[in-house]
Context: one part of a larger RNA
RNA sequence: UGACGGGGGCCCGCACAAGCGGUGGAGCAUGUGGUUUAAUUCGAAGCAACGCGCAGAACCUUACCAACCCUUGACAUCCUGUGCUAACCCGAGAGAUCGGGCGUUCCCUUCGGGGACGCAGUGACAGGUGCUGCAUGGCUGUCGUCAGCUCGUGUCGUGAGAUGUUCGGUUAAGUCCGGCAACGAGCGCAACCCACGCCCUUAGUUACCAGCGGUUCGGCCGGGAACUCUAGGGGAACUGCCCGUGAUAAGCGGGAGGAAGGUGUGGAUGACGUCAAGUCCUCAUGGCCCUUACGGGUUGGGCUACACACGUGCUACAAUGGCAUCUACAGAGGGGUAACCCCUAAAAGAUGUCUCAGUUCGGAUUGUCGUCUGCAACUCGACGGCAUGAAGUCGGAAUCGCUAGUAAUCGCGGAACAGCAUGCCGCGGUGAAUACGUUCCCGGGCCUUGUACA
Numbered sequence: 001u002g003a004c005g006g007g008g009g010c011c012c013g014c015a016c017a018a019g020c021g022g023u024g025g026a027g028c029a030u031g032u033g034g035u036u037u038a039a040u041u042c043g044a045a046g047c048a049a050c051g052c053g054c055a056g057a058a059c060c061u062u063a064c065c066a067a068c069c070c071u072u073g074a075c076a077u078c079c080u081g082u083g084c085u086a087a088c089c090c091g092a093g094a095g096a097u098c099g100g101g102c103g104u105u106c107c108c109u110u111c112g113g114g115g116a117c118g119c120a121g122u123g124a125c126a127g128g129u130g131c132u133g134c135a136u137g138g139c140u141g142u143c144g145u146c147a148g149c150u151c152g153u154g155u156c157g158u159g160a161g162a163u164g165u166u167c168g169g170u171u172a173a174g175u176c177c178g179g180c181a182a183c184g185a186g187c188g189c190a191a192c193c194c195a196c197g198c199c200c201u202u203a204g205u206u207a208c209c210a211g212c213g214g215u216u217c218g219g220c221c222g223g224g225a226a227c228u229c230u231a232g233g234g235g236a237a238c239u240g241c242c243c244g245u246g247a248u249a250a251g252c253g254g255g256a257g258g259a260a261g262g263u264g265u266g267g268a269u270g271a272c273g274u275c276a277a278g279u280c281c282u283c284a285u286g287g288c289c290c291u292u293a294c295g296g297g298u299u300g301g302g303c304u305a306c307a308c309a310c311g312u313g314c315u316a317c318a319a320u321g322g323c324a325u326c327u328a329c330a331g332a333g334g335g336g337u338a339a340c341c342c343c344u345a346a347a348a349g350a351u352g353u354c355u356c357a358g359u360u361c362g363g364a365u366u367g368u369c370g371u372c373u374g375c376a377a378c379u380c381g382a383c384g385g386c387a388u389g390a391a392g393u394c395g396g397a398a399u400c401g402c403u404a405g406u407a408a409u410c411g412c413g414g415a416a417c418a419g420c421a422u423g424c425c426g427c428g429g430u431g432a433a434u435a436c437g438u439u440c441c442c443g444g445g446c447c448u449u450g451u452a453c454a
Stems, first nucleotide, its partner, number of pairs: 001454002003451003007448007015438002019402005026315008034306002042053002064301007073125001077124002079121005088101005106115003127290002130288003136284002138279003141275001143273001148187006154163003167178003193267004198235007212222003238261001241255005317395001321354006333343003361392001366387007408430007
């Protein structure tokens, strides 16, 4: 100087408390461990691995296994020889591939040749999702959007170093004010950026009897640019004003006006560094290793196994509910140029029924018949009809999320994708309860103290 303390002081955070809803029990989905297997490819491992890489494993993907094949190779550059090739047909084969047939038409040319392409050969080489993330770059997680981390000069100290950055207030903040052997500065904080909320303006193939006319009644037509809206520009909030408080400071409490207050709300933004954290299987790359194989191709299988254990979810256990019928209202996206056309809600509301039961709850499982995608749904897809109707009556110890348009609940869209979602990323609808407080648990910041630790 740090680190640590079941030392002290001050302060903060859904950290506790106060509440609401879950997980842990059931069935299923999904990931993982384990076991099994010819293979069940590999990585991720407390928080910060486990619906993670996978924004989508039937083949492909695919890295794994078995079998069958190739060896300058599926791909790149160079050299030599030779010639067009491709396509099509037949046969063998699981196919890769092999044999045969048909066919012979590349371009430029100063006719020497050159270029693209195929075949054959030679060696330099290609190739490797093989190893090392403890050799690395890049990217990422985490402490943590926590308020910290440093430097120059000066001063103090033999020195390590200190000071500044401590102290009194204050703040979300090393934010600001005051003081002070310090005075300044940098990276962070804040602001500048995006979206939402109010108003004005510009523009009108969406919207409008707002005012007029017509109307087969639908902004449908004429017409209009006021409103809604769309998308460009601008304004608006600054403790600016008032009162109190405070050192007359920074600020804090209250009030006015205002669409909005004291960081308006949400996002983007992640300091010096920590964890030899993660990734050599995105990519790049040092070293090592393989080179008729640890490279390449194909078919089939596997990654989908199943006594079991854990994580994350979905659906339930019902009557603030199930079912049937009727009926209303979004936003954000996508599809082709387009606000226009299409994809377009559910919960909510109304009426009826069920009457507390393993049920008209619940839907697993199984049988059967189909639909769709795709060469192909056996291993191993999704969905539909009929039948079947399992566990489950609110979950032990324990444990998680959330402070407002949040939790809870309801549906909708998108990425990737031939097909496949309860996952992920977004969108809107309905819409709560509680916070006395900081003693305690966890994490963190500042000062101080002890130390046989570095």
A computed fold for a 454-nucleotide part of an RNA from Salibaculum halophilum, annotated as small-subunit ribosomal RNA, 3' major domain. The sequence was found in a public genome assembly. Its Rfam family is "Bacterial small subunit ribosomal RNA". Its family is annotated with ribosome and structural constituent of ribosome in the Gene Ontology.